[in-house]
Molecule: transfer RNA
Organism: candidate division WWE3 bacterium CG22_combo_CG10-13_8_21_14_all_39_12
RNA sequence: GCCGAUGUAGCUCAGUUGGUAGAGCAACCCCUUCGUAAGGGGUAGGUCGGAGGUUCAACUCCUCUCAUCGGCU
Numbered sequence: 001g002c003c004g005a006u007g008u009a010g011c012u013c014a015g016u017u018g019g020u021a022g023a024g025c026a027a028c029c030c031c032u033u034c035g036u037a038a039g040g041g042g043u044a045g046g047u048c049g050g051a052g053g054u055u056c057a058a059c060u061c062c063u064c065u066c067a068u069c070g071g072c073u
Stems, first nucleotide, its partner, number of pairs: 001072007010025004019056001027043005049065005
């Protein structure tokens, strides 16, 4: 230099014909117990790496860019 993959909650990850984002663990509150653990219920937490474009509407499509990983030379 060229090609490809990944980037979504504190962490690990879902989210396909584009229709306003979820789970598990962790955090906090409550129930249960004499108490602890385990178990159950609930709450909060995100402008989806960044910018622009298409669209009535974008995590999703297009362009550029950043970071990490892999391959080729």